[in-house]
RNA sequence: GGGGCGUAGCUUAAAGGCAAAGCAACCGACUCAUAAUCGGUCGAGUGCAGGUUCGAGUCCUGCCGCCCCC
Numbered sequence: 001g002g003g004g005c006g007u008a009g010c011u012u013a014a015a016g017g018c019a020a021a022g023c024a025a026c027c028g029a030c031u032c033a034u035a036a037u038c039g040g041u042c043g044a045g046u047g048c049a050g051g052u053u054c055g056a057g058u059c060c061u062g063c064c065g066c067c068c069c070c
Base pairs, nucleotide, nucleotide: 001069002068003067004066005065006064009023010022011021012020017054025041026040027039028038029037047063048062049061050060051059
């Protein structure tokens, strides 16, 4: 210098139009008990700052962090 990525505690979704799932956590059922299984609850406004747009996780710019290439 070039490219990719950044969304919940973790792993990942989300064609410009209500931010979702699994795992974890918590409560309950089942059990003598634990695990498994089943039911339910909780949880992020999307790395930061701007811009475009009626509307941005998504498009544009700058910066920060991580990875790859030169």
This is a predicted structure of a 70-nucleotide RNA (transfer RNA) from a marine eukaryotic metagenome. It matches the Rfam family "tRNA". It is annotated as a transfer RNA.